RNA sequence: CUCAUCAAGAAAGGUGGAGGGAUCAGGUCCUUUGAAGCCUUGGCAACCGUCUUGUACAAAUUUUGUACAGGGAAAGGUGCUACAUCCUGCUUAGUACAAAUGUUGUACUGAGAAAGAUGAG
Numbered sequence: 001c002u003c004a005u006c007a008a009g010a011a012a013g014g015u016g017g018a019g020g021g022a023u024c025a026g027g028u029c030c031u032u033u034g035a036a037g038c039c040u041u042g043g044c045a046a047c048c049g050u051c052u053u054g055u056a057c058a059a060a061u062u063u064u065g066u067a068c069a070g071g072g073a074a075a076g077g078u079g080c081u082a083c084a085u086c087c088u089g090c091u092u093a094g095u096a097c098a099a100a101u102g103u104u105g106u107a108c109u110g111a112g113a114a115a116g117a118u119g120a121g
Stems, first nucleotide, its partner, number of pairs: 001121006011041005019030003024089004042081003047077002050072010085115001090112010
């Protein structure tokens, strides 16, 4: 940089000693009934890999490969294990309300983007 996914799921112990939920701002939540970090053990989850079924295509053809769809498996490689990626922020659509009225603001709801996280390349 590209692609996919992100409202599901899954905790105890030790250490540590005041912060934490990515960054900034606002909100909100967790936290001395012990935060972050580190260690141990457990758990969750099919992204890669693995096993398997179907369909299509290809080949030097009864096998192998590729693509798509489904199923199994957590002893392989990662990841995750409060809260929607905790919520909002940018753009846009709808509805309601208000005003100095054809525009602006506020509230709610939806869609998209950006940023971020994880995996694969």
Model confidence (mean pLDDT): 82 of 100.
The RNA shown here (SAM riboswitch aptamer (S box leader)) has 121 nucleotides and comes from uncultured Balneola sp.
Its Rfam family is "SAM riboswitch aptamer (S box leader)". About the family: The SAM riboswitch is found upstream of a number of genes which code for proteins involved in methionine or cysteine biosynthesis in Gram-positive bacteria.
Lineage of the source: Bacteria > Balneolota > Balneolia > Balneolales > Balneola.
RNAcentral holds the sequence, with entries from MGnify.